[in-house]
């Protein structure tokens, strides 16, 4: 520090996500030691047992057990339990329920306050008295407890004195205490009283801080303040009477929500945000509520009284408790420990002290929960062992890793031994000091005290007891192979899985981190994504419709004053601990110990006066006022006008009008339309009219008049910051709507009709209610837009319009020039994601306001509000999604536009679609009719040719298993192969006999041992088996369309553009011109081939013109090198040349010449891509899948199969033909298992025979149409030839299923073809034959060849393809594209909703416990006063006020459920249409 994700890419806006750090955590697999921390977060739920606050005998009495002594009565000693009485128990420990508060934090005030022990310092401590509990005696009672009668003590309790330094006070003077203890012995030690300081606590006040909610805006009667009284330590409505009406709030009172609050902690650069466990401070509770007593201190955690809920005891009369103290239990929960030891240390009560008591506290147990350390061993150790895994099979990794040699001893295990935590204190003796002292200090010996935890040492043994966890597609370090097949299953996000998964699951390596790894929930951080720091609002989410104006915030020039803000210094706090820094102590650390800094804040004291503010003066530039001018559809009212409309009467007139895309519906002989003339009625206000005006917006348009608002201009002489904006608030706001009353000619929802349609509840026609109109009154919202809130200032210009006012020219007018104000347009800088804006800013400040935080739910629902309603204003959440979005760029698209091109259409010609056949293809049937190919770009396609064979996972039936083939290993043995011969069989096969051998070596003539071959085994062949969507090669389309791209450069932030655009040209991105382009390759064009012309060469199998020779007759011979022709070379055509026309170009036209002209014709040649286009069945090849079969071999049948559609073709449907008979002219080719002349035989197909020919020689061969000549004469024919019958010929082992030909015979449909639809622009089209290849045979099919030879077009409106510009897009799998709503299913979650349950805080009424106050007090009463009698004084009983629970009542809020309802989200392939994205 940043990365993933919206897109075909990119820039931005923006959300989701990730990576860090952290936790009082929890779960999941794992777990060796130690230090040091930490451990009920939920039910402030219940709780069983144990503990957890006692102590003093130096305050009192009185004293059991035991001992000792006794006169036996008892005495003495001891000293337990119990009581009095004094400290203390208000401390220490626990939990955060409550509580938004002076409760907490800071700083302040207390002349309004108290403080028991403690310290310092005055003084003081005197005489009396009456009870009491224990205890004795007797009662109740189940317990708890308790009565009653004796009698007793005191630091308990009361009188009296004494009285200031004390209170209180009218200043006179009143008033107020005490207790002893120990000791032979006390003024001296421990107490007590009284005062006055201190010191610690503690009360009480006050400035400022201190969470979300206006969908809580008003609250408040002790409520605000005064008197007078109580009351308290103390102020005060704290309480009481009266008295006055206050008091608090938009600087948020009051309500509701939720929370203990600080030090801090986490996180972060830092501001902040989240949090408030442990530790420390404050603050609160203490089974819930209420109360007060005692006391220095409480309204008291293990005290008291009452009510209540609970829970236990009970003899049923009644009692009795309160773990939010340690441990423990139940429960609830994802979860939180041991019913431990000790008072050895620290600290706490009592106590003279010794000492008790302490679940404060120390330590231990348990829990990886945390943070820290440390060990699981080091070293050599290559055959790189075995096994895993992986392979291109060569190897590679695991891998020094093991194994194996050699060392060491941390931990942990066992034995030993042993420091410190332990200082004092105590106790005993002996001494010193303190005047005296029983006290206190202090030395010395000698004794005592450890719960618990041990460091380090020392010794043994032996590497022995000690590694997991996650991840391994991107972000993110780290990858194969198998399993699986949208299954299983992963997953923070993007997203993986549909047979080659680096993503799912296992292994096998790697990656991190490590006694610990992930996962989960939270927090902060990235997120500047709530933006103080540090953001926006034109289009992306955001400007309020406008305007006035309340509060509020902001404010001009100058002087002077204060010192509130501000700046400097000083000083006070600012706990500690904690963070940091230094330095120390445990072997390190982690922990701890000690200084230091920091602690950003608040107080005061002091100072400075610039700026703000206050306050007092002063200006005039802001704003406003005045006066003079001017524009204006600015506003209301009134009053008027002519055009156009339509009604209604009246003429003229006679068959129609009206309407549309084209019609209807409608009107109209009862006279429309049409036209004229009179007459009504609403309504609007043509031209002028303009990115012109007015006006805050909404709006304002004949013309007049009246009233009235606001701008501007000029000229200053007035006023003297009077401003700016402005939450609430108030008005004004288009159309539509709403009330009431009018009005009503056009128009015209709704609704009616009439078309159009698959439907048409639309568009289109014809009708026509409300409404539009006017007057009152309501709504109050629009894309109320400049999608840009108001004011003020600064920041280049041109150039156009509207108002005014100046200046030039002697004067007017024109024009030109300055200047103010208003509307625009184009643009510099600067802004800005771009688009774009740019003195009318979306530049650059400043002031105020409104407003936005991802998309759907939703502007929806609920509550408020206002409205008659309609409906506004204010406004959510649940759930969902990873994305919605802006701008711009490159495609692709378009019933967008604009240029061009192509037999694309138009002219033209000939044909398919009817016929009958041939082939393919579907469908259909079959045992099987293998199988591919599917618009164009499949169908006479692969297949250049299925009787068997081809031929296949075809179909039936039979037989083989290392096989039909390759290849190489073991075994057998010479029995065999081959060959012969026999059986079975349909063959394939299988069964049986025969029959010999070969190299090489010893060489005994029997042996050995090799290949070939065969048997047998084992590796392994086979596969036309599957995937063209795993693939290469090869091919088809687009398309022989003119396109597709690169380097430098330049523009853009980028994608990209530019270059390739634009103006001409062309068949072209051809050339040429301008231009931020220059230049380049792939394509086009040229090179290649053939063809058209001439030449040169060269003449045999070809040619023959002259010359010879010869035949019946032929170049046949001999020549020949002219010609034709073959076949090699070369010439030729280039817009070269005129003229024209274009820019002087490019290039077009026209023409000369030429065999050919503008690419002469034709051929091969195919850019960068496109269809997951075809093909695994040419072929190759990954991977699956078969292996007595899906391989391989045989017969036979199948592929030909037929109600029925499709393509592609042949041949007709005739006379421009047909038939017959007669004569002509090619080119290209092909030939040995071949092409076959000629003869002969046969009507013929064909057959015999046989010559020549591996071929410019010989054959295949004959060309057909043509032309002559003749018949037919429009007819289902002398047209057409299916079918079908006989009879025959060829090939081939075999023509039956299922071949082609022949003769005879037979004569089907067909009379030129519906909608539709194909080719084609010239040697083309159409027509006519010939040849080849395939092949044993089968050609109407393909692939060549010539022969005869048109017709139209010269256009681009359409149809159909293409290109190039531009435009729009919500497409990008690119319109066969996107995508909307109803409806039907399933699923989740709100809302309403008759009602149900249930929780909260109030009011209001009744009852009223404990209590304290007041009143009362006839009853009770020891201290005092009285001789007494009796009184004072207190008490108990009663009463009053308040008053907690409790019940009652209307209301108000909040949750729960709710039949049934409503919309919403979501969910591969459901209905229905087709809203939106292209006008």
């Nucleotide at each position: 520090a940043g990365a993933g994700u919206u897109u075909g890419a990119u820039c931005c806006u923006g959300g989701c996500u990730c990576a860090g750090a952290g936790u009082g955590a929890a779960c999941g697999u794992u777990g060796g030691c130690g230090g040091c921390g930490u451990g009920g977060a939920u039910u402030a739920g219940g709780c069983a047992u144990g503990c957890a606050a006692g102590u003093c005998g130096u305050g009192c009495g009185a004293g059991a057990a035991g001992c000792c002594c006794u006169u036996c009565g008892g005495g003495g000693u001891g000293g337990a339990c119990a009581g009095c009485g004094g400290c203390g128990a208000a401390a220490g420990g626990g939990a955060g329920a409550g509580u938004a508060a002076c409760g907490c934090g800071u700083g302040g005030a207390u002349u309004a306050u108290c403080u028991a022990c403690c310290c310092c310092g005055g003084g003081g401590u005197c005489c009396g008295g009456a009870a009491u509990a224990g205890c004795u005696g007797u009662g109740g009672g189940a317990a708890a407890c308790u009565g009653c009668a004796g009698g007793u003590a005191a630091u308990g309790c009361c009188g009296g004195a004494u009285a200031a330094u004390g209170u209180c006070u009218c200043c006179g003077g009143a008033c107020c205490a005490a207790a002893g203890g120990u000791g032979c012995g006390a003024u001296u030690c421990c107490g007590c009283c009284u005062u006055g300081g201190g010191a610690u606590g503690a009360g009480u006040u006050c400035g400022c801080g201190u969470c979300c909610u206006a969908u809580u805006a008003g609250c408040u009667u002790g409520u605000u303040g005064g008197u007078g009284g109580g009351g308290u330590a103390a102020u005060g409505g704290c309480c009481u009477a009266c008295c006055a009406a206050g008091g608090c709030u938009a600087c948020a009172a009051u309500g509701g929500g939720u929370a203990c609050c600080g030090g801090g902690c986490g996180u972060g650069a830092g501001a902040g945000c989240g949090u408030g466990a442990c530790c420390c401070g404050g603050c609160u509770c203490a089974c819930u509520g209420g109360g007060a007593c005692u006391g220095a201190g409480a309204c008291a955690c293990u005290g008291c009284c009452c009510a209540g809920a609970c829970a236990c005891c009970u003899a049923c009369g009644g009692g009795u408790g309160g773990c939010u103290g340690c441990a423990g239990u139940c429960g609830a929960g994802a979860a939180u420990c041991u019913u431990c030891g000790g008072c050895a240390a620290u600290g706490g009560g009592c106590g003279c002290a010794a000492g008790c008591c302490u679940g404060a506290c120390c330590g231990a147990g348990c829990g990886a929960c945390g943070c820290c350390g440390c060990g699981u061993g080091c070293g050599g150790g290559a055959u790189g062992a075995a096994g895993g895994c992986c392979u291109u099979c060569g190897g590679g990794u695991u891998g020094u890793a093991a194994a194996c040699c050699g060392c060491u001893g941390u931990c942990a295990g066992a034995g030993g031994g042993g420091a410190g935590g332990a200082a004092a204190u105590c106790c005993a003796u002996a001494g010193g000091g303190g005047c005296u002292a029983u006290c206190c200090c202090u030395u010395a010996u000698g004794g005592u005290u450890g719960a618990c935890c041990u460091a380090g040492c020392c010794u043994c043994a032996g590497a022995g007891g000690a590694a997991g966890c996650a991840c391994g597609g991107g972000c993110u370090a780290a990858g194969u192979u198998c399993g699986u097949g949208c299954c299983a299953g992963c997953a923070g996000c993007c997203g993986c899985g549909g047979u080659a998964a680096g993503a799912c699951g296992a292994a096998c390596c790697g990656u991190g981190c490590g006694a610990a790894c992930g996962u989960u929930g939270u927090u902060c951080g990235g997120a500047a994504u709530c933006a103080c720091u540090g953001g926006g609002c034109u289009u992306a989410a955001a400007g309020g419709g406008u305007g006035c104006g309340u509060a509020g915030g902001c404010g001009g020039c100058u002087g002077g004053a204060u010192a509130a803000g501000u700046c400097g210094g000083g000083u006070g706090u600012g706990a500690a601990a904690g963070u940091c820094c230094u330095c120390g102590g445990c072997u390190c650390a982690a922990c701890c110990g000690a200084g230091g800094a920091a602690u950003u804040g608040c107080g005061c004291c002091c100072g400075a006066a610039a700026c703000u503010g206050u306050c007092c003066g002063g200006c005039u530039c802001g704003a406003g006022g005045a006066a003079g001018g001017u524009a204006g559809g600015g506003g209301c009212g009134u009053g008027u006008g002519g055009a156009a409309c339509u009604u209604c009467c009246g003429g003229u007139g006679g068959a129609g009008c009206g309407g549309u895309g084209a019609a209807a519906u409608g009107c109209g002989u009862u006279g429309a339309u049409a036209u004229c003339a009179u007459c009504a009625g609403g309504a609007a206000c043509a031209c002028c009219a303009g990115u012109g005006g007015c006006g805050a917006a909404g709006g304002c348009g004949g013309c007049u008049c009246a009233c009235u608002g606001g701008g501007u201009c000029u000229c200053u002489u007035c006023u003297g910051a009077c401003g700016c904006u402005g939450a609430g608030g108030c008005a004004c706001g288009a159309a539509a709507g709403c009330u009431a009353g009018g009005g009503u000619a056009g128009c015209g929802a709704a609704c009616g009709g009439g078309a159009u349609u698959a439907g048409a509840u639309a568009c289109c026609c014809c009708g026509g209610u409300a409404g539009u109109c006017c007057u009152a009154g309501c709504c109050g919202u629009a894309a109320a837009c400049g999608a840009u809130g108001a004011g003020c200032a600064c920041u280049a210009g041109u150039u156009c319009g509207a108002g005014g006012g100046g200046g030039u020219c002697u004067c007017c007018a024109c024009g030109c020039c300055c200047u103010c104000u208003c509307g625009g347009a184009c643009g510099u800088a600067g802004c800005g994601a771009a688009a774009g804006u740019g003195u009318u800013a979306a530049g650059u400040g400043c002031u105020c306001c409104g407003c936005c935080u991802g998309g759907g739910g939703a502007g929806u629902a609920u509550g408020g509000u206002c409205g008659c309603a309609a409906g506004g204003c204010u406004g959510a959440a649940a759930c969902u999604c990873a994305a919605a979005g802006g701008a711009a760029u490159u495609g692709a698209c378009g019933g967008g536009g604009g240029c061009u091109c192509a037999c694309a259409c138009a002219a033209g010609c000939g044909g398919u679609g009817g016929a009958g056949g041939a082939u393919g293809u579907g469908g259909c049937u079959u045992a099987a009719u293998u199988a591919g190919a599917g618009g164009c770009u499949a169908c006479g396609c692969g297949a250049a040719g299925a009787a068997c064979c081809u031929u296949a996972u075809c179909c039936u039936g039979g037989g083989c298993u290392u096989g039909a083939c390759a290849u190489g290993c073991g075994c057998g043995g010479a029995u065999u192969a081959a060959c012969c011969c026999c059986g079975g069989g349909a063959a394939a096969c299988c069964g049986g006999g025969g029959c010999c051998a070969c190299g090489c070596c010893c060489u005994u003539u029997g042996g050995g041992u090799g290949g070939a071959a065969c048997g047998u085994g084992c590796a392994c062949a086979g596969g036309u088996g599957c995937u063209g969507c795993a693939u290469g090669g090869c091919u088809g389309u687009c398309g022989u369309c003119a396109g597709c791209u690169c380097g430098u450069g330049u523009c853009g932030u980028g994608a990209g553009a530019u270059g390739u655009c634009g103006g001409g040209u062309u068949a072209a991105g051809u050339c040429c011109c301008u231009a931020a382009a220059c230049g380049a390759g792939c394509g086009a064009a040229a090179c290649c081939c053939u063809u058209a012309u001439u030449c040169c060469u060269a003449g045999u199998u070809g040619c023959c013109a002259g010359c010879g020779g010869g035949u019946a007759a032929u170049g046949c011979c001999g020549g020949g090198g002219a010609c034709u022709c073959u076949a090699g070379g070369a010439a030729g055509a280039c817009u070269g040349c005129c003229g024209g026309u274009g820019u002087u170009a490019a290039a077009c036209c026209g023409g000369a010449g030429g065999a050919a002209g503008g690419u002469g014709g034709g051929g091969a040649u195919g850019a960068c891509g496109u269809c997951a286009a075809g093909u695994c069945c040419u072929c190759a090849u990954g991977g699956c899948c078969u292996u007595u079969a899906u391989g391989g071999c045989c017969a036979g049948g199948g592929c030909u199969g037929c109600a029925c559609a499709c393509g592609u073709c042949c041949u007709a449907c005739a006379a421009u033909g047909g038939c017959g008979c007669g004569c002509a002219c090619a080119a290209a080719g092909g030939g040995a298992a071949g092409c076959g002349a000629a003869c002969c035989c046969g009507c013929g197909a064909g057959g015999g025979u046989c010559a020549g020919c591996a071929a410019a020689u010989c054959c295949c061969a004959a060309a057909a149409a043509u032309c002559g000549c003749g018949c037919c004469c429009c007819a289902g024919u002398u047209c057409g030839g299916a079918u079908u019958g006989c009879a025959g010929g060829c090939u081939g082992c075999a023509a039956c299923u299922c071949g082609c030909c022949u003769g005879c015979a037979u004569g089907a449909a067909g009379c030129c073809g519906g909608a539709a639809u194909c080719g084609c622009u010239a040697g083309u089209a159409a027509u006519c034959g010939c040849g080849g290849g395939u092949c044993a045979g089968c050609a109407u099919a393909c692939c060549g060849c010539g022969g005869u030879g048109a017709a139209u077009g010269u256009g681009u409106u359409c149809c159909u393809g293409a290109g190039c510009c531009u435009u729009g897009u919500a497409c990008a799998c690119a319109c066969c594209g996107c995508c909307c709503g109803u409806c039907a299913a399933g699923c989740c979650a709100c809302g309403a909703a008759a009602g149900c349950g249930g929780g909260g805080g109030g009011u209001a009424u009744c009852c009223g416990a404990a209590g304290u106050c007041g009143c009362u007090g006839a009853g009770g009463u020891a201290a005092c006063c009285g001789c007494a009698a009796g009184g004072a004084g207190c008490c108990a009983a009663g009463c009053g006020c308040c008053g907690a629970a409790g019940a009652u009542a209307a209301a108000c809020u909040c949750c729960g459920c709710g039949a049934u309802u409503g919309g919403g989200a979501c969910u591969a392939a459901g209905u229905c249409g087709u809203a939106a994205c292209a006008a």
This is a predicted structure of a 1479-nucleotide RNA (small-subunit ribosomal RNA) from an uncultured prokaryote. Its Rfam family is "Bacterial small subunit ribosomal RNA". Gene Ontology terms of the family: structural constituent of ribosome and ribosome. Its mean pLDDT, the model's own confidence on a scale to 100, is 84. The sequence is in RNAcentral, with records from ENA.